[in-house]
Context: one part of a larger RNA
RNA sequence: GGCACAUGGUGGAUGCCUUGGCAUCAAGAGCCGAUGAAGGACGUACGAGCCUGCGAUAAGCCCUGGGGAGUUGGCAACGGAGCGUUGAUCCGGGGGUGUCCGAAUGGGGGAACCCAGCACCAGUCAUGUGGUGUUACCUGCGCCUGAAUGUAUAGGGCGUGUGGAGGGAACGUCGGGAAGUGAAACAUCUCAGUACCGACAGGAAGAGAAAACAAGAGUGAUUCCGAGAGUAGUGGCGAGCGAAAUCGGAUGAGGCUAAACCGUCUGUGUGUGAUACCCGGCAGGGGUUGCGCAGGCGGGGUUGUGGGAGCUUUCGAACACUUCUGCCGGGGUGUUGCGGAGUAAGAAACUGACAGUGAGGUUGAACCGGUUGGAGAGCCGGGCCGUAGAGGGUGAUAGUCCCGUAGGCGUAAGCUGUCAGCUCCGGAGAGAUUUCCCAAGUAACACGCUACUCCUGGAAUGGCGUGUGAAUCUGGCAGGACCACCUGCUAAGCCUAAAUACUCCUUGAUGACCGAUAGCGGACAAGUACCGUGAGGGAAAGGUGAAAAGUACCCCUGGCGGGGAGUGAAAUAGUACCUGAAACCGUGUGCCU
Numbered sequence: 001g002g003c004a005c006a007u008g009g010u011g012g013a014u015g016c017c018u019u020g021g022c023a024u025c026a027a028g029a030g031c032c033g034a035u036g037a038a039g040g041a042c043g044u045a046c047g048a049g050c051c052u053g054c055g056a057u058a059a060g061c062c063c064u065g066g067g068g069a070g071u072u073g074g075c076a077a078c079g080g081a082g083c084g085u086u087g088a089u090c091c092g093g094g095g096g097u098g099u100c101c102g103a104a105u106g107g108g109g110g111a112a113c114c115c116a117g118c119a120c121c122a123g124u125c126a127u128g129u130g131g132u133g134u135u136a137c138c139u140g141c142g143c144c145u146g147a148a149u150g151u152a153u154a155g156g157g158c159g160u161g162u163g164g165a166g167g168g169a170a171c172g173u174c175g176g177g178a179a180g181u182g183a184a185a186c187a188u189c190u191c192a193g194u195a196c197c198g199a200c201a202g203g204a205a206g207a208g209a210a211a212a213c214a215a216g217a218g219u220g221a222u223u224c225c226g227a228g229a230g231u232a233g234u235g236g237c238g239a240g241c242g243a244a245a246u247c248g249g250a251u252g253a254g255g256c257u258a259a260a261c262c263g264u265c266u267g268u269g270u271g272u273g274a275u276a277c278c279c280g281g282c283a284g285g286g287g288u289u290g291c292g293c294a295g296g297c298g299g300g301g302u303u304g305u306g307g308g309a310g311c312u313u314u315c316g317a318a319c320a321c322u323u324c325u326g327c328c329g330g331g332g333u334g335u336u337g338c339g340g341a342g343u344a345a346g347a348a349a350c351u352g353a354c355a356g357u358g359a360g361g362u363u364g365a366a367c368c369g370g371u372u373g374g375a376g377a378g379c380c381g382g383g384c385c386g387u388a389g390a391g392g393g394u395g396a397u398a399g400u401c402c403c404g405u406a407g408g409c410g411u412a413a414g415c416u417g418u419c420a421g422c423u424c425c426g427g428a429g430a431g432a433u434u435u436c437c438c439a440a441g442u443a444a445c446a447c448g449c450u451a452c453u454c455c456u457g458g459a460a461u462g463g464c465g466u467g468u469g470a471a472u473c474u475g476g477c478a479g480g481a482c483c484a485c486c487u488g489c490u491a492a493g494c495c496u497a498a499a500u501a502c503u504c505c506u507u508g509a510u511g512a513c514c515g516a517u518a519g520c521g522g523a524c525a526a527g528u529a530c531c532g533u534g535a536g537g538g539a540a541a542g543g544u545g546a547a548a549a550g551u552a553c554c555c556c557u558g559g560c561g562g563g564g565a566g567u568g569a570a571a572u573a574g575u576a577c578c579u580g581a582a583a584c585c586g587u588g589u590g591c592c593u
């Protein structure tokens, strides 16, 4: 020095465990904010630090429901001082307080800081000082004021609004909008209207009640799913892209305006002295009340077997009021009656009754003996409950020890449903074809683009820009250039639940999901330490024991550490702590050199 055996150190693999994660399902919730959010800074307990809670009323204050013996949150003890059956701590509901920053909003600012004005109050002899409130901008509405410039307008000011502003994981709509890639290169094309950026909204959004499809037969708003179908198409006819009708399902809901016409008000122009006008007839009376245009409001009206207005005509419950006056006729309004409808569109609130749901909560069956052991829930023996043998805990594996579980009970606010009150709406029919209306810088066309399966093509259809620029039902649009016939529909206004998408969040449940190099980056003071000027990047680190019973006392030692003694089932379980592999480093013995 090597090899072998034994025994240690180091190290932290492996096994076992789980407080933490991951995924999915069901139900809920789906917004918060100038009444100051989200997110923070700084404070706050008797005692230092971090986390949690809270805000100068600061681990808390008040009211109220529950609960019933301990308690002053966690790491986390220790000391001290308290509170509590006169009901604390604790768990719900409501309220109060809520420093400073932050949209941040009195002004400023290098966030958590600095400096003010005004009103009132406290204090001072007075000033300084302190407290409370208020003071940003934009916008709707109302009022006041008011230039160039006469009327006006712009502008300015005041008041008012649970108006705006900012935040939020994904989902949504809209505006912008790539490239790597594929085409085996590459340019049209593709990736893809994707990623990304921006704006805005909601619990969903968007779409939506045919100027739709279809095809000689018909359907009847939209949305979503399955088929149709990788079909018809499109395409350097390459790579690729890629429908619809129709059928089967989910859901199911339809409404309101504009215009013609009538009435009224305002403005403006014009007219006139009795002729217009005041519903018609007769009589009286009024005296610009008339007519045209524009605008506001109310009625009317909303459709494609075209509809409506206007005109003619038929039938229309009762009462009251009214239309300048009286009578007749006609019209209008209101009440009752009748009928219908309703709070999510179509108008909009509220109240009551009943039922259900509903926070914290409450009830909830049934076991003993022996044995091994440190410990019984194991094993042995004999019982019992079960609408409960889900699960967890307890010194090893417990239906019957504890918490629970099945099944019951119960409440406030709130929510849901039904009914009632309540509210809203309501003339009906026929005829004639003549008059009027039926959404305009629109449709259409030309040019340039774009979305559609459709890359400009024979290119319809939808949308955008520029230019030109119609018609009103004997009107228009569509049916894939265009024309004719035929068929369908009625553009240029608006609203609309459900079926659909998503999950930052809450509750419950489940797993041929993970088990500390795994599973979220994070089981632990983790978005921490640390790195970076910054945007940003971003760890490592779990396990004594059933219970600290965490080794009194003695000895060596400066300490660390160790030897006895003691605890414990175990100390080679000793806060470097379960198990404790390998590399690596020793010691002992044997053999070889």
Stems, first nucleotide, its partner, number of pairs: 001592009015578001016543002020514002022511007029503002031167002039101003042055003046079002049075003061095006070083003106115003116135007137164002139161007171202001172200005182189001186236001212219002223250005233241002254495003257439001261299010274288001276289001277286002279329006304473001306438004311431005317336007338426005350421008361409003367382005383400002385389001391403003444468008454480001475490005530537002550577001553564004